Transfer RNA from a Candidatus Pacearchaeota archaeon, 72 nucleotides, folded computationally. It matches the Rfam family "tRNA". Rfam classes the family as a transfer RNA. Rfam's curators write: Transfer RNA (tRNA) molecules are approximately 80 nucleotides in length. The RNAcentral record of the sequence draws on ENA.
RNA sequence: GCGGGCGUAGUACAGUGGUAGUAUGUCUGCUUCCCAAGCAGAAGAUCGCGGGUUCGAACCCCGUCGCCCGCU
Numbered sequence: 001g002c003g004g005g006c007g008u009a010g011u012a013c014a015g016u017g018g019u020a021g022u023a024u025g026u027c028u029g030c031u032u033c034c035c036a037a038g039c040a041g042a043a044g045a046u047c048g049c050g051g052g053u054u055c056g057a058a059c060c061c062c063g064u065c066g067c068c069c070g071c072u
Stems, first nucleotide, its partner, number of pairs: 001071007010024004018055001026042005048064005
């Protein structure tokens, strides 16, 4: 330099055009003499960034940044 994959909540991931979800963690409550475990609830992500297509974009297209893999 060229090609490919990945980037979504604190962490690990799902979601491939129509309400952003799960697990875990955090917080609150219940339970317990206390802790842990268990149960219930709550908060938490402008979907890496910018632009385009579309009535509508995490999703499609272009550019760009970062990480990983391959080729030269």